[in-house]
RNA sequence: AAAGUUCUUCGGGGUCAGUGAAAAUCUGAGCCGGCGGUUAAAGUCCGCGACCCGACGCAUCAGCCAUUCAGUUGGUAAGCGAGGCCUAGUUUCUAGGAUGAGUGAGGCGGCGGUUGAGCUGGUGAAAUUCCAGCACCGACGGUUAAAGUCCGGAUGGGAGAAGAACGAU
Numbered sequence: 001a002a003a004g005u006u007c008u009u010c011g012g013g014g015u016c017a018g019u020g021a022a023a024a025u026c027u028g029a030g031c032c033g034g035c036g037g038u039u040a041a042a043g044u045c046c047g048c049g050a051c052c053c054g055a056c057g058c059a060u061c062a063g064c065c066a067u068u069c070a071g072u073u074g075g076u077a078a079g080c081g082a083g084g085c086c087u088a089g090u091u092u093c094u095a096g097g098a099u100g101a102g103u104g105a106g107g108c109g110g111c112g113g114u115u116g117a118g119c120u121g122g123u124g125a126a127a128u129u130c131c132a133g134c135a136c137c138g139a140c141g142g143u144u145a146a147a148g149u150c151c152g153g154a155u156g157g158g159a160g161a162a163g164a165a166c167g168a169u
Base pairs, nucleotide, nucleotide: 004166005165006164007163008162009161010160015029016028017027018026030149031148032138033137034048035047036046037045043136044135052113053112054111056109057108058107061071063076064075065074066073079103080102083099085097086096087095088094089093118134119133120132121131122130140152141151142150
């Protein structure tokens, strides 16, 4: 060097016009593409993640009211707190203050289910991955009218990526 353990950082993109009382949702034309793998670079191949559903396990984690078969659902307190505002310093930030939408009993773990879409030609040793052509796909909740693209759960989670420390012969 390897496995493993702990920690840190990073970790999803995209719109205009028309109609209309109303649409970033309809219509038209655009635009976008997480992670690992694969003889060679992938939204459409293989697998994973995110959303949703289910049963289970773990932990002296669980304010109050209502509700439920159920930590089922709703409301609300404390707590947390976006945003703008004020004050001071000061420059592009910091500190303090009042206000305050929102959030506010679930968490962790693995397991099971659900979960969309590509063909033809060319080059080549090799490509459903490159090049050319023509196609196709996109969770849930919200909304004066139906959403991949707007808002929200989400300052969340996350496949994984990078780095540091420990670490044996």
This is a predicted structure of a 169-nucleotide RNA (FMN riboswitch aptamer (RFN element)) from Rhodoluna sp.
Of the family's consensus pairs, 100% are formed in the model.
It was read from a public genome assembly, where an Rfam model found it.
The source organism's lineage runs through Bacteria, Actinomycetes, Micrococcales, Microbacteriaceae and Rhodoluna.